[in-house]
RNA sequence: GUAGGCAAGGUGGUUGCUCCUUCCGCUCCUGAAAAGGAGACGGGAGGGGAGGAAAGUCCGAACUCCGCAGGGCAGGAUGGUCGCUAACAGCGACUCCGGGCGACCGGAGGAAAGUGCCACAGAAAAUAUACCGCUCCGUUUCGACGGAGUAAGGGUGAAAAGGUGAGGUAAGAGCUCACCGCCCUACCGGUGACGGUAGGGGCAGGGUAAACCCCAUCCGGAGCAAGACCAAAUCGGCCCCGUUAUGAGGCGGCCCGCCUCGGGGCGGGUAGGUCGCUCGACUCCUUCGGGAGCUAGAUAAAUAACCGCCCUCGCCGACUCGGCGGGAACAAAAUUCGGCUUAUGUCCUAC
RNA sequence: GGGCCGUUAGCUCAAUUGGCAGAGCAAGGGACUCUUAAUCCCUAGGUUGGAGGUUCGAUUCCUCCACGGCUCACCA
Numbered sequence: 001g002u003a004g005g006c007a008a009g010g011u012g013g014u015u016g017c018u019c020c021u022u023c024c025g026c027u028c029c030u031g032a033a034a035a036g037g038a039g040a041c042g043g044g045a046g047g048g049g050a051g052g053a054a055a056g057u058c059c060g061a062a063c064u065c066c067g068c069a070g071g072g073c074a075g076g077a078u079g080g081u082c083g084c085u086a087a088c089a090g091c092g093a094c095u096c097c098g099g100g101c102g103a104c105c106g107g108a109g110g111a112a113a114g115u116g117c118c119a120c121a122g123a124a125a126a127u128a129u130a131c132c133g134c135u136c137c138g139u140u141u142c143g144a145c146g147g148a149g150u151a152a153g154g155g156u157g158a159a160a161a162g163g164u165g166a167g168g169u170a171a172g173a174g175c176u177c178a179c180c181g182c183c184c185u186a187c188c189g190g191u192g193a194c195g196g197u198a199g200g201g202g203c204a205g206g207g208u209a210a211a212c213c214c215c216a217u218c219c220g221g222a223g224c225a226a227g228a229c230c231a232a233a234u235c236g237g238c239c240c241c242g243u244u245a246u247g248a249g250g251c252g253g254c255c256c257g258c259c260u261c262g263g264g265g266c267g268g269g270u271a272g273g274u275c276g277c278u279c280g281a282c283u284c285c286u287u288c289g290g291g292a293g294c295u296a297g298a299u300a301a302a303u304a305a306c307c308g309c310c311c312u313c314g315c316c317g318a319c320u321c322g323g324c325g326g327g328a329a330c331a332a333a334a335u336u337c338g339g340c341u342u343a344u345g346u347c348c349u350a351c
Numbered sequence: 352g353g354g355c356c357g358u359u360a361g362c363u364c365a366a367u368u369g370g371c372a373g374a375g376c377a378a379g380g381g382a383c384u385c386u387u388a389a390u391c392c393c394u395a396g397g398u399u400g401g402a403g404g405u406u407c408g409a410u411u412c413c414u415c416c417a418c419g420g421c422u423c424a425c426c427a
Stems, first nucleotide, its partner, number of pairs: 001351005009310007017049009026039005051330001055341002058339005063223004075219005080094005095108005109214002114212002116208003131154002133150007162180006181203001182201008227275004237266005247261005280294001282293004311327007352426002354421005361376004370407001378394005400416005
C1' cells in the first nucleotide's frame, strides 16, 4: 500500500423500569351452590429485554386494503455471460476493455434502424473539405497572380475520415505491398459471454443513448397512521309506543308574542380500547422421517444506575510490582424479513 | 412511523433541446444639494448546499450525503 474478517468488554451483587408465565390477596361478573371468568389493583417467585449499522428510506419481498375478463398503449426499472435466490439495482464464478510497477481496482446491450446535438476555434464537426503548404502549367513589372492536382506536413480543436514502414509519383494518396488494426466467411473449443486457426476484402462505419430512441426482461396502486373488531358522552338521523294542552319547559324584569314537548329501540361513526405484533422465505445437524437451538415487543414509548473482581488501554512511580484515570466512537428498536449505501472505529489475517 | 418537496450574490427570485450564471432590493463610490432623503451614473459581490460520476463541457443528467420545509390542512 491492497483485499478480507472479527468484536462492540466479561462476571457477581444491590436498587429500579418494561413485558411474559405462575402463585396469593383484593375488586367485579356468571351461578342456587360447587365452581368458572375478567381486571388497567397490590404483593411473591421464575424468565426475556437494542444495533452492526436499529440510520438513510435507496432497492426487493412478505402482509393488508383498493382495483382487475383478456390484451394493448403510456409510464417506470434493469442491461457482458452463466449460476444462486421467494425476489432484487443483491451475491459468486467467468469473459472482454481500461487504469496501476504490483497486490488489486473500475467499466459493460445497440451509434451498421431513425432523429437530434457537437458551443468557441478551425478550410472542414460528417453528403466531407482546403487556410498555410507541396507539385505541374500559364502569365509576370520577379513582388506575385490565375488554373489544375494533392491531402504527406503545418495550424485549429475534446475529437479531423485507419496506424507504422517501404515502394511508387510531377507532388501525393490503400495507389501498391509487409506488419498491426478493422469487416466478412468457414472450422474448432466453450452451456455461454468469448477465444483460437484458416481464407477472403483495401477499408465502408468520428463522438454522444446518466439525449430522444431501438432491442430484451420485469413492473397494477397505496402503505401497519395498511387494515379488522369492540365501542362512551354530546349533537344529528331512522323506527315504534304515548295524544296529554285551561298543561310543562325555553326566550323575557313583566305582559303580549314565538318555539319546543314524553318513553323505548336501532344503525353509522368519534374519543377510547383490542387485534394486526412478534414463531419465521430464521440457524445448525440429519439416516430426509425428523431433531436441536434462537427469539425485545414497548405506545409518549422501558431496556438504566451504583459497587466489587477479572480483562484491556494510557500516565506516573518503581523494577516485574504498586498508584491514578479510562473502557470509548457512530448511534439507539416502533409491522417483519433479504440486500445496498452512509456514519464510526480498535484488532487480526492474507497478499 | 410513512410519504412528498426544496437548497443559485447579504435578501427575494430567474436561467431548456447541457455551451460566457443574471434581475430587483440591499452594500460601496461618485454626481445633484447648504445637508439628508429621493433621483441619476459607476462598481464589487457566486465552490449554483457538499462529494463522486457521465460528457470535450454540468445550475441543468445520474448516484451518495447534509440541511430545511410540508405543525396535525400530506396520511390516524